Context: one part of a larger RNA
RNA sequence: CUGGGUGUAAAGGGAUGCGUAGGCGGAAAAGUAAGUCUGGCGUUAAAUGCCAUCACUCAAAGAUGGUAUGCGUUGGAAACUAUUUUUCUAGAGUCAGAUAGAGAGUUUUAGAACUCCAUAUGGAGCGGUGGAAUGCGUAGAUAUAUGGAAGAAUACCAGUGGUGAAGACGAAAACUUAGGUCUGUACUGACGCUUAGGCUCGAAAGUGUGGGUAGCAAAUAGGAUUAGAUACCCUAGUAGUCCACACCGUAAACGAUGUUCAUUAAAUAUUUGUGCAAAGCACAAGUGUUGUAGCUAACGCGUUAAAUGAACCACCUGAGUAGUACAUUCGCAAGAAUGAAACUC
Numbered sequence: 001c002u003g004g005g006u007g008u009a010a011a012g013g014g015a016u017g018c019g020u021a022g023g024c025g026g027a028a029a030a031g032u033a034a035g036u037c038u039g040g041c042g043u044u045a046a047a048u049g050c051c052a053u054c055a056c057u058c059a060a061a062g063a064u065g066g067u068a069u070g071c072g073u074u075g076g077a078a079a080c081u082a083u084u085u086u087u088c089u090a091g092a093g094u095c096a097g098a099u100a101g102a103g104a105g106u107u108u109u110a111g112a113a114c115u116c117c118a119u120a121u122g123g124a125g126c127g128g129u130g131g132a133a134u135g136c137g138u139a140g141a142u143a144u145a146u147g148g149a150a151g152a153a154u155a156c157c158a159g160u161g162g163u164g165a166a167g168a169c170g171a172a173a174a175c176u177u178a179g180g181u182c183u184g185u186a187c188u189g190a191c192g193c194u195u196a197g198g199c200u201c202g203a204a205a206g207u208g209u210g211g212g213u214a215g216c217a218a219a220u221a222g223g224a225u226u227a228g229a230u231a232c233c234c235u236a237g238u239a240g241u242c243c244a245c246a247c248c249g250u251a252a253a254c255g256a257u258g259u260u261c262a263u264u265a266a267a268u269a270u271u272u273g274u275g276c277a278a279a280g281c282a283c284a285a286g287u288g289u290u291g292u293a294g295c296u297a298a299c300g301c302g303u304u305a306a307a308u309g310a311a312c313c314a315c316c317u318g319a320g321u322a323g324u325a326c327a328u329u330c331g332c333a334a335g336a337a338u339g340a341a342a343c344u345c
Stems, first nucleotide, its partner, number of pairs: 003317004007299002012313001014201002017199002022194003026088007034081002036077008049067006091191001092188003095184005103177007110154001115149007125136002162169002206247006215241002220236004258312006266290011294301002318345003327338004
């Protein structure tokens, strides 16, 4: 390489969102003849090889004849692939009418709670734990009431619910904006699928500059516990968490399951839409549970497949060494991406 694989044994890329090259690609008719099929001719030196026959008694060696894919050239065939032209509507898209949604961005507003500040009441404790102590408090705390400030997050609704490609998204209103679904079947007429490289997005933590800082809280300090306790528990508390701009580019980025298309029992719940003869039924698009056939080493999967087929991409090939070394690219750094071997078993 081939083969066999990738839910859990090694292996699906974070999304593969957009998309280049490439690969693959719906129906009908006509042409061409590059692939394809089928002849002729030439060439493929001899020896060797293979096959047949012959002759040395046989074998080996030997002799004679035949023979190989291929390449070139020249005729023919036209089903399939390709290509050209014409056409079609089942794929794909456009349009019209509806429709659901925490999809995204900006601005504004609201109430609850925590904390802090001021004032008032009040007068000895509060807080915290398994039990305590550190801590706060007669310079008046905790508690209660009123007023104010600031930041962050949005109880109930809330759901096996919804939206998004994924990360993710949850108070309300306005504005801007993206995609989906259903119905009609008016229009285009294969415009499609996948996608190496590329571009874009990408939780948290972290980084840079400037703001902000209520609560929480790495680090740190103190109090406990303990043989010790650089921890678990407690009291404090700085980065950070928040905002703007710019980086980083990783996660058990998980459904540990790549994308697309087709085919293949049912039952039940639920979201959205449409139709009807409407306590319901049917259809379409999702989201769940159970489950037949089938698959699987088993667990389990099972029309949302891990079933049966097709197209394209990515990845795996005993364990450790090791996601390490070296090198290159990227990054302010942290580091990221690509990624071995010796040796051992």